[in-house]
RNA sequence: GGAGUGGGCCGAGUGUGUCGCUGCGUGAGGAGACUCGCGUAGAGGAAAGUCCGAACUCCACAGAGCAGGGUGCUGGAUAACGUCCAGGCGGGGCGACCCGACGGCAGAGUGCAACAGAGAGCAGGGCGCCUCGGGGGCGCAAGCCCCUGAGGUAAGCGUGAAACGGUGGUGUAAGAGACCACCAGCGGUCCGGGCGACCGGGCCGGCUGGGCAAACCCCACCCGGAGCAAGGCCAAGCGGAGGACGUGGCGCGGCGCGCAAGCGUCUCGCCACCUGGGCGGCUCGUCCAGCGGGCCUCAGGUAGGCCGCACGAGACGCCGAGCAAUCGGCGCCCAAGAGAGAUGACCACUGCGAUGGGCCAGCCCGCUCGCGGGCAGGCCCGUCGACACAGAAUUCGGCUUACAGGCCCACUCACCCU
RNA sequence: GGGCCCGUAGCUCAGCGGUAGAGCAGUGGACUUUUAAUCCAUCGGUCCUCGGUUCGAAUCCGAGCGGGCUCACCA
Numbered sequence: 001g002g003a004g005u006g007g008g009c010c011g012a013g014u015g016u017g018u019c020g021c022u023g024c025g026u027g028a029g030g031a032g033a034c035u036c037g038c039g040u041a042g043a044g045g046a047a048a049g050u051c052c053g054a055a056c057u058c059c060a061c062a063g064a065g066c067a068g069g070g071u072g073c074u075g076g077a078u079a080a081c082g083u084c085c086a087g088g089c090g091g092g093g094c095g096a097c098c099c100g101a102c103g104g105c106a107g108a109g110u111g112c113a114a115c116a117g118a119g120a121g122c123a124g125g126g127c128g129c130c131u132c133g134g135g136g137g138c139g140c141a142a143g144c145c146c147c148u149g150a151g152g153u154a155a156g157c158g159u160g161a162a163a164c165g166g167u168g169g170u171g172u173a174a175g176a177g178a179c180c181a182c183c184a185g186c187g188g189u190c191c192g193g194g195c196g197a198c199c200g201g202g203c204c205g206g207c208u209g210g211g212c213a214a215a216c217c218c219c220a221c222c223c224g225g226a227g228c229a230a231g232g233c234c235a236a237g238c239g240g241a242g243g244a245c246g247u248g249g250c251g252c253g254g255c256g257c258g259c260a261a262g263c264g265u266c267u268c269g270c271c272a273c274c275u276g277g278g279c280g281g282c283u284c285g286u287c288c289a290g291c292g293g294g295c296c297u298c299a300g301g302u303a304g305g306c307c308g309c310a311c312g313a314g315a316c317g318c319c320g321a322g323c324a325a326u327c328g329g330c331g332c333c334c335a336a337g338a339g340a341g342a343u344g345a346c347c348a349c350u351g352c353g354a355u356g357g358g359c360c361a362g363c364c365c366g367c368u369c370g371c372g373g374g375c376a377g378g379c380c381c382g383u384c385g386a387c388a389c390a391g392a393a394u395u396c397g398g399c400u401u402a403c404a405g406g407c408c409c410a411c412u413c414a415c416c417c418u
Numbered sequence: 419g420g421g422c423c424c425g426u427a428g429c430u431c432a433g434c435g436g437u438a439g440a441g442c443a444g445u446g447g448a449c450u451u452u453u454a455a456u457c458c459a460u461c462g463g464u465c466c467u468c469g470g471u472u473c474g475a476a477u478c479c480g481a482g483c484g485g486g487c488u489c490a491c492c493a
Stems, first nucleotide, its partner, number of pairs: 002413009012350004017346003021042009044389001048400002051398005056227004068223005073087005088102001089100004103218002109216002111212002126157002128153011165183006184208001186205008231307004240298004245293001246273006253266005274290006314333001316331006352385009362375006419492002421487005428442004436473001444460005466482005
């Protein structure tokens, strides 16, 4: 150099440029809604998926249990977690390193394993091997071949994802943990190390099998439900409940103010007038209503407005503790808050990527020795692309998923070069 | 914004560890003068996608994608 492994970071920048948007502050105009000017702030590493965990709010709640759901090696971190760190064990990779829902003999139970195969759950005996017997054929005979019955066996063949330790030997009619040596594995016990998961070793036992709990289940631990459209405050219009009520004059009385005169107000009575209606053919008269209406008060609450809502498990820097996750101390900073939903578009330059041309050196190879070819690079001038994934919506901690291009650090190597 | 549900043949659905099915539709045949109806046969599948558990996955688990919740999911 090449091929990789792990981690961290960026993911465009600039402009008194042009036109716009949202919040806040400020000034002017306007009765107000609002408009204009100036200043200032204005998306992300995932803002996403809504998969976990919390804060917060409302509802429910004596306590305990059941049901249901989740998690599952050990130790630690944390507000909490299914997250993170360190370690153990298992698996993968030559390696750096990566992956693991990884409790269940703590104690107990149930279930599944299609098809194939003789046999699949306290297994089984098809082919084969061996022993004993019957029948037949060939052969002078020894014997060989075929069919068949009883028994032994589990080495070998064969089926399957999986067939009841492996290799070698002894042994046997053939065989077999039947026996022996070594190895693997299981259980018990003891010793040592470790907080622990677990690791290392000794002795004993029976020759020994398992798979699935992301199957029921058991064990340990955790979990009340809903979600900011939660919830709280103010509150038009319509509707609800209650009260009083046509206008004027006079009078008795009550209450308030006032020294008093008097004024205001309320109830009641009488009279007149107004409106509508009944009786009546009409007027007069007489009777009824003034309540199909507006007024006052109250409660709930819609539209709408305000809060929740931006100072927080906060960001950054330094120091310290710790292997680390993380924690502590000090300093410093305040950085969007809309409500159909702003944070944009264009231009120029720089940067980035692609590509064309020119100049300048470098390294390697070939030789006809000054040319040809190849590789990587720097500078200048152009052209093009207009840029990945994506976009806050109560807020945090994680996980997962998407992502053009680029930078930095540490580490590894079966290959090539020096 | 939040919450919930679904994805299997052209359509509507069943199947919930062991070779994927039903009805309708389609195609061919029979019956009929013909059509419809009926009968017989037949075609048709990335079980939304990708991983994992398992001997074995449509089914169990995780992640993603798509769709729906149209007076009658939440103001």